[in-house]
RNA sequence: UCGGGGGUCAUCUAAAGGUAGGAUACAUGGCUCUGAACCAUGGAGUGAGGGUUCGAAUCCUUCCCCCCGAA
Numbered sequence: 001u002c003g004g005g006g007g008u009c010a011u012c013u014a015a016a017g018g019u020a021g022g023a024u025a026c027a028u029g030g031c032u033c034u035g036a037a038c039c040a041u042g043g044a045g046u047g048a049g050g051g052u053u054c055g056a057a058u059c060c061u062u063c064c065c066c067c068c069g070a071a
Base pairs, nucleotide, nucleotide: 001070002069003068004067005066006065007064010024011023012022013021018054026042027041028040029039030038047063048062049061050060051059
């Protein structure tokens, strides 16, 4: 440099044009002599810019980062 794959809460993982969900973790409360476990509640995310669309995590485009391959 070229080709392919990928980037979503702190971590893992869904959503294939129509309210971004789940698990773990975290916080608060309950339970308990205390803690763990368990129960309830809560916060937190689409790599960046632009475009298409009534509507974009999703489609198009440019860039950034990671992995694999070729030279």
Predicted 3D model of a 71-nucleotide RNA (transfer RNA) from a Candidatus Peregrinibacteria bacterium. Rfam family: tRNA. The organism belongs to Candidatus Peregrinibacteriota, within Bacteria.